Large-subunit ribosomal RNA, half A from uncultured Tenacibaculum sp., 1589 nucleotides, folded computationally. The organism belongs to Tenacibaculum, within Bacteria. Its mean pLDDT, the model's own confidence on a scale to 100, is 80.

[in-house]
Context: one part of a larger RNA
RNA sequence: GGCGUAUGGCGGAUGCCUAGGCUUUCAGAGGCGAUGAAGGACGCGAUAAGCUGCGAUAAGUUACGGGGAGAAGCACAUAUUUUAUGAUCCGUAAAUUUCCGAAUGGGGCAACCCGGUAUAUUGAAGAUAUAUCACCCGCAAGGGGGCAAACGUGGUGAACUGAAACAUCUAAGUAACCAUAGGAAGAGAAAACAAUAGUGAUUCCGUUAGUAGUGGCGAGCGAACGCGGAUUAGCCCAAACCAAUAUUGUUACGGCAAUAUUGGGGUUGUAGGACCACGUUAUUAGAAUCUAAGAGAACUAGAAGUGUUUGGAAAGACACACCAAAGAGAGUGAUAGUCUCGUAUAGGUAAUCGAAGAGGAUAUAGUGGUAUCCUGAGUAGUGCGGGACACGAGUAAUCCUGUAUGAAUCCACCGGGACCAUCCGGUAAGGCUAAAUACUCCUGAAAGACCGAUAGUGAACUAGUACCGUGAGGGAAAGGUGAAAAGAACCCUAAGUAAGGGAGUGAAAUAGAACCUGAAACCGUACGCCUACAAGCGGUCGGAGCACAUUAACUGUGUGACGGCGUGCCUUUUGCAUAAUGAGCCUACGAGUUACUGUUACUAGCAAGGUUAAGAAUUUAAGGUUCGGAGCCGAAGCGAAAGCGAGUCUGAAUAGGGCGUAUAGUUAGUAGUAGUAGACGCGAAACCGAGUGAUCUAUCCAUGGGCAGGUUGAAGCUGUGGUAACACACAGUGGAGGACCGAACCAGUUGACGUUGAAAAGUCUUUGGAUGACCUGUGGAUAGGGGUGAAAGGCCAAUCAAACUCGGAAAUAGCUCGUACUCCCCGAAAUGCAUUUAGGUGCAGCGUUGAAUAAAAGUUUUAUAGAGGUAGAGCUACUGAUUGGAUGCGGGGGCUUCACCGCCUACCAAUUCCUGACAAACUCCGAAUGCUAUAAAAUGUUUUUCAGCAGUGAGGGCAUGGGUGCUAAGGUCCAUGUCCGAGAGGGAAAGAACCCAGACCAUCAGCUAAGGUCCCCAAAUGUAUACUAAGUUGAAUAAACGAGGUGAAAUUGCUUAGACAGCUAGGAUGUUGGCUUGGAAGCAGCCAUUCAUUUAAAGAGUGCGUAACAGCUCACUAGUCGAGCGAUUUUGCAUGGAUAAUAAUCGGGCAUAAGUAUACUACCGAAGCUAUGGAUUUUAAUAUUAAAUUAUUAGAGUGGUAGGGGAGCAUUCUAUGUGUGUAGAAGGUGAACUGUAAGGUUUGCUGGAACGCAUAGAAAAGAAAAUGUAGGCAUAAGUAACGAUAAAGGGGGCGAGAAACCCCCUCACCGAAAGACUAAGGUUUCCUCAGCGAUGCUAAUCAGCUGAGGGUUAGUCGGGACCUAACGCGAACCCGAAAGGGGUAGUGGAUGGACAACAGGUUAAUAUUCCUGUACCUGCUCUCAUUAAAAGUGACGGAUUGCCCAGAUGCUUGCGUACUGACGGAAAUGUACGCUGAGCCUAGUCUUCGGACGAAGCGAAAGUAAGUAAGCGGUUCCAAGAAAAGCGAGAGAAGCAGCCCGUACCGUAAACCGACACAGGUAGUUGGGAUGAGAAUUCUAAGGUGCUC
Repeated sequence: GGCGUAUGGCGGAUGCCUAGGCUUUCAGAGGCGAUGAAGGACGCGAUAAGCUGCGAUAAGUUACGGGGAGAAGCACAUAUUUUAUGAUCCGUAAAUUUCCGAAUGGGGCAACCCGGUAUAUUGAAGAUAUAUCACCCGCAAGGGGGCAAACGUGGUGAACUGAAACAUCUAAGUAACCAUAGGAAGAGAAAACAAUAGUGAUUCCGUUAGUAGUGGCGAGCGAACGCGGAUUAGCCCAAACCAAUAUUGUUACGGCAAUAUUGGGGUUGUAGGACCACGUUAUUAGAAUCUAAGAGAACUAGAAGUGUUUGGAAAGACACACCAAAGAGAGUGAUAGUCUCGUAUAGGUAAUCGAAGAGGAUAUAGUGGUAUCCUGAGUAGUGCGGGACACGAGUAAUCCUGUAUGAAUCCACCGGGACCAUCCGGUAAGGCUAAAUACUCCUGAAAGACCGAUAGUGAACUAGUACCGUGAGGGAAAGGUGAAAAGAACCCUAAGUAAGGGAGUGAAAUAGAACCUGAAACCGUACGCCUACAAGCGGUCGGAGCACAUUAACUGUGUGACGGCGUGCCUUUUGCAUAAUGAGCCUACGAGUUACUGUUACUAGCAAGGUUAAGAAUUUAAGGUUCGGAGCCGAAGCGAAAGCGAGUCUGAAUAGGGCGUAUAGUUAGUAGUAGUAGACGCGAAACCGAGUGAUCUAUCCAUGGGCAGGUUGAAGCUGUGGUAACACACAGUGGAGGACCGAACCAGUUGACGUUGAAAAGUCUUUGGAUGACCUGUGGAUAGGGGUGAAAGGCCAAUCAAACUCGGAAAUAGCUCGUACUCCCCGAAAUGCAUUUAGGUGCAGCGUUGAAUAAAAGUUUUAUAGAGGUAGAGCUACUGAUUGGAUGCGGGGGCUUCACCGCCUACCAAUUCCUGACAAACUCCGAAUGCUAUAAAAUGUUUUUCAGCAGUGAGGGCAUGGGUGCUAAGGUCCAUGUCCGAGAGGGAAAGAACCCAGACCAUCAGCUAAGGUCCCCAAAUGUAUACUAAGUUGAAUAAACGAGGUGAAAUUGCUUAGACAGCUAGGAUGUUGGCUUGGAAGCAGCCAUUCAUUUAAAGAGUGCGUAACAGCUCACUAGUCGAGCGAUUUUGCAUGGAUAAUAAUCGGGCAUAAGUAUACUACCGAAGCUAUGGAUUUUAAUAUUAAAUUAUUAGAGUGGUAGGGGAGCAUUCUAUGUGUGUAGAAGGUGAACUGUAAGGUUUGCUGGAACGCAUAGAAAAGAAAAUGUAGGCAUAAGUAACGAUAAAGGGGGCGAGAAACCCCCUCACCGAAAGACUAAGGUUUCCUCAGCGAUGCUAAUCAGCUGAGGGUUAGUCGGGACCUAACGCGAACCCGAAAGGGGUAGUGGAUGGACAACAGGUUAAUAUUCCUGUACCUGCUCUCAUUAAAAGUGACGGAUUGCCCAGAUGCUUGCGUACUGACGGAAAUGUACGCUGAGCCUAGUCUUCGGACGAAGCGAAAGUAAGUAAGCGGUUCCAAGAAAAGCGAGAGAAGCAGCCCGUACCGUAAACCGACACAGGUAGUUGGGAUGAGAAUUCUAAGGUGCUC
C1' cells in the first nucleotide's frame, strides 16, 4: 500500500413531521384621503438591539358589554408592581395621534430651516405658547388634488416573430406609456334586423361555424342572420302653443315686436303633438321619515368509560359497558365517539343592518276633428385623404372624420351590401337607464387523487431582510433536543466562562444544545490475509497456501502466490482504446406535459339512427341525478349552377366515359399520431418599448486656486554718432515670447519586472510639456440612433460600430448538447426525383403493426421460345486513325541564255499492291450472364392492396466491369456482388469491413472449418523425395541491370591416336618488316600480299615493361600425368543492386529444417455442427377451458443500431377491501433465500412512529453524462504565498504563554515628509475599563477587533436668519394627442461679495466654544440730532517691476524667559509714548504613579543679518477682463438681550475612493538647518516611524 471485517470522525441525503405556501369554492367588501391618506422618519418599556403594538395620554387612556384567575407581547431573566372593589384577555364605541409625505404660510439636499397676522406672557427687544395664512373650480355653500391588485372606457401605439428570404400581410390594436371612472364599466329603448314569413332596447352564454367571406387568394384572418338560454324596464328633453320677469327697439302711449331667463305644455312612425271640441278625485308608480319580526360581536349550555395488561407514558391489546340531532376535526407522554377544546343542537345581545307595513312629497292618461304650425343644420349627403367594420379599394354598401363643399322639412327623409325601380322596415343630426357580464389588493368560512424545507411564494426563520449597484434595479442562504428543561449540581484534567472525562437527569445523552433519523463522497483507528525482480482499463476464469467458522460433508467465509483471456463509459461518426466530445467524486434536483380540434385502432352504449350544449331543477364533502333536441354527425348522389335524382354530369345522342348506387352509423372512454398553443429540456448574437445614468469620462458654462529656480534679451524708450530731414549704427535701458533649461504639477517615450499581480493597467528606469490651445477644485449643462469628440469609431460609471435596467419574452435557433427501469418479437437507410437546395424538407424506395384478398401473386430450379449489339473479334465491311516496303499522279529544289520542251533529285507525296496493326461516341460479325414469356416442380403468403406509426435521404471497405486522375492515392464518380454500418466467436502477432463462421441459456461432453501441430501455445521434433547457405526465406516489400553461386533439363564440341587443368622445356630466323619519329627494335601511331624461312611448335605478335633496347609472359608445341573437359540455351532456389531517422521476422531456433516444393497420414482448432438439460416465440395437431385458458406432441425460429410492436417491474397519491406496528412502523446498515429481468421475501443491528398488501384509478413516475443546477468533500499540497530589501539588537515588565504589547538603552528610516493644519468623504473609528471565540495574511497579554461606560459646550470660527453667478424651479403667458416642453415677475442656488475675539490656563477624551483676563459687533429701552432723491462706491484681466518695513523666524553674544497682545491711532505695518508686565531651575514633600506643590540657586531689559506674502504703487500688452447685497445714511451714557446647525476622530490615509489593514488615486495652507540658483540633490532638526510573519 491492497482486499475484508469492526468501529469512529466529517457531512447532511433519506424517512417521519409542519408552523408556511399553492389552487379553488361559497359569502362579504369593493375603496382610503385636506376631519391630512397610502407609505415612512423619529420616539415610547425598570433594564430594550430586533420584530410586534402604540404616539409626548406613546407595548398604552376612557365608556359599555363579555369573561372569571391569574397577569405585566414575541421573550423562558432579575427587580418591581397589579388583580374577586373582577385584573390580564375578547368585542363594540370613543380620546390621544410628534415630524415627513398630495403636504398646502415661504423655502428645502423628505422627516429640516425661516416667516407673516391675531391673542397671551414682558415696559421694549429677544424668546415662547395657541390659532391662522398654498393653488384650482365655484356668486356662495361647497368641491378638487394624492394613493391603491386586477377588471372598464378612451388617447398614443412598437418590435422580435410567422410568411421556412421579404416589402402588402402577420404578430396586434397585443406589449408599453398616458388620461379617467365605477363597484362594476361600457352598451341600450330601432332613421334596427329580416325577406314576402316574421322579430321587436342592450349585455352575456351555447350554437350557427372554422361556415359565408376576406387574403402577395400566400401565411393567415374570420363574421352575421337565425335558433336555444341567462336577465329583463323603460323613460326625459328641444320645438310648436301659452304665460311671467327683465332689457332693448318702436308707438297712434292702448300696445306691438325682438332678445334673454323662468314656468306651463309636449315627446312620436298603423306618425305624434300644438290648435279646436269633449273629458280628467280614474290608473299606475312612488322619495324623505318611523318602526315590528328577523339578522347580527365577544359569549353561554352542550351526552357518554371503567378495569386488567405491556410500557417511561395508553389513547394500543384484552374484557365488559355507555352516548349519539354529537363516530367533523384538533390536542393530550403511542392509534381516544364517552380525558380536553370542540362538533350536532339550543340560547344570547350593544353598535349596525333590515323591511312586510305606516307615510305620502312627487310623477303618470283618454276620445273626436285636421285648415295652419312644430318634430334636433354647417347636420345628412358629396369630392379628396385616412381609419373602423371578419371584409387588405375591391362591384364595396354601413360607421367615424382631417379638408373642401353642402340638402330636404311629412306630398318629407333614411335603410334593406355598387346602382335603379317596386316593395318592406324605420324616423338621424339631444339625453338618462337596473339586472344578467368582467375582476380580486382585502375579510370570513371551507376544500384539495396540490407541495412538504434544493419542494411549495423570492420569503415556513429579525425577507424584499443581509448583500450588490451612483441609480433605475437585482436579490440570497437559513425549519426539527425532549413527553416535560428535568438544559447536566458537584469533582477532575486544563491558563480557562474553551474543550474533555466522571457524577447526575431522562425511556433514551452515539437525544447535550454544532442537539430526531444520520446515507454517500472524503478522512482515521484496530484486527485477518496479501504485497519490496514486479509492468498495469485492475476485472473475469482457474487456483496453492494462510486465517476464521461450522460441520453430515476436502462444507462455508475472508484473503489470493501463480496461470489463461482482456485497449473504460457516453456522444458523434463511413469508422473511436483513440492523441475527437463530455464528466474531479458523492448526494439531491434535472427534459415528450397540458388544453382544444382532427384522424386511426381498440373497448362500451344505443343503432337507421346516435347524441345533447348553454342553462334549469334537485342534492352533495368533492361530485352526481333528472330535465333541456337548440345544434351536430349519419341515413343520396351528381353537376359550376339552374336542376334532376338511384342516378346524375358531359354530349346531338338512348353511345361512351366520370362520379355515385348493391347501406352502418353515432356518442363516450383509452391508446397512437397530427395541428394550434413556449409544446421534449437548456442555449444566442440581436430587435422594440418605457425608464435610469455626465460622482468615471468628452465638451461647454460660472466662480476660485496653482506653476522652485535659472537662462535668453523682441518691440519701445534714452544717450552718442549720423542725415537737409528721415533712415541707419553703437551703447544703455527695457522685459516680449503657444521662447530655452529644469522641480512641483500634467503626460505616458524606451526597456525590464509584474501577468492565479502589491495593482481588473501598476512599479522601477528612461522620457515629453512645464506662462500656456497649460494644470486643477467646487457648482452646473448636454442622454442612447442621442450626447460629446483638435476625429482614435474615441468617450458617455472597470460596459460602446449604438450604455445600463426592467418589460414584449419561455423572441427565434433548418444549429450544438442532453433526454432517466426491465424483458420479448421483427428490423432499416445512407438511393431516385424536386427544392434560394446541398449537414434541411416533400413524394417515392427500404422497416414495423393491424386488416383484407387467394385469381393463384412472389421466389428458386429445370426445359423451351424470344428481343438485344456488350466482352471478344475484325476492318480489302463502313467511318476515322495508322507501320514498313513497292509504284511515283502531283508538288518543291537544281540545271537548261528568254519562252517552250526537257533533264536530275539521299526532298514532300496521292492512288494502287504487299505487309503490320488501332477505336467509348467504327462494325461484315458476335458470346456468357442478365431480361421477357410459357410449362413443370419446390416453397407456403414471403407477393399485392388498404390503414396506423416510423426512421433513413453524410455512408465505408473489398472483389469485378467502367469514367476521371499519372491504368497515382486509404482519391473521386457510377454499376454488380459482398461485408462493416447494425455482427459477437475462431484465424491473419496486434487490425470495422481479408479467410472461416451468423452468438436463446447452461455443461470440466464429442466432431470439424479457416488456420495450424519444436517451445511460448492446443495439436507431428510425422512419412517420402528434392532444393536453398542467402539467416535468403520466413510472415510487409522491390526493379532495370549485373554475376564461372548452385540444382535440373536440352543442344553442340574436344577426348586412351591421351583431351581439360597443373608441372618441365621450347616459344626461333629474314627483322630493329616498311613508314613515321629525337627514338619506335612484336607491343605511341600509320601501312599491308601481316610475307617468307627453320620447325614438334613459335603472331611482322596477347599482356606487363624500357627514353628506346633489354627483361617477364601469352598464343602455339613437345614431354609428364591418365579420364573426362569445354561452349550455348531453358529452368528451380539463392546473390549484388538494397540508403531514414528510439529497437526490433513475437522470441528461441534452422543441413536429422521448426525454411522452400510436391505427395500422403494423424491430430489440434470456433459462440459452426452434434449431445444432455432448460427458457421463450411462432405454426400445426390433439385434449381442455367461461376465456389464446392450460397441457402435450411435432416442425421452424430466438445477433442487432435508427425504428415499429408486445408484456411487465418499481415510485408518489386516491378509492374500496383487508392487514402490520412501542412485545418496535418507515428510514439506515449487514446477511440469507428467491425470480429470465426490472425486482421480491425473511432476518440481525440501528431507529423511535407510523406503514403495508390485493384490485382499480391518477401521475411533478425511474439519471452517469446536458463545459447541467445547488450543497458537501477531495486533488494539486502541507505546495505557492504571507503585499515595497527603511532594520533591527539587548535589558526589564505584565502574563498560562512574548521576535511583534509596555518601559529603558543602542541601531536604522522619512524630513517640500513618511512632520503640522484643514476642505471633501467616512460616521464613533475618539477616550477609559474589561476581553481574545472570530477579524489582523503568523503569534498576541495588543488593536481602527469584541463588550460596557464616557466624550463634541461659540453673539465674534464655518453655514443659516444677508447678497447674487452659471444653472434649477416657476404665478402670468406661449406651445404640445396625453404625460409634458419653454418661460416673465419672482424664488432657490457658492466655488465669489458682505460680516464683530485675542492671550493664557484647563480634560483620559473639547476648546478662538469651558475658565481667567482684556476687547469688539448688533438690536432694544433712554437722550440728542437729522429727516429729499440720486450719483458714487462696492467692482475685478495677463505679464512684469518697484516701494515699505513690522512681526513670525533664524544667527551671535554661555543658556534663554516674559512684555512690546487684541484694540486705538495711522495711507499701510510701524517707531516714539502710555498702560500692563516674572520666569527658569531643581533639593525635598505628597501622590490615585497620571501628576501637584516647591526651599535654595540662577536670571535679559542688548546687538546683528536676510528681508517674503498680503497691501500699496509703477510700467507694459491685447484677447479689453461677473452680478447683487452692503456701504453711502448720525452721536452718546447705562442697562437688558443675542437664536438654529456643525464642532469627537481619520484626513497623501489601516478610518476617504479602489471587493482587502491593497506599493494606485485624493483640492488647499504651512513647510527649519548644512550644501546649493533652487521647494533639485545628499545629510539632518522638530516631529514621526522601523512598513503585522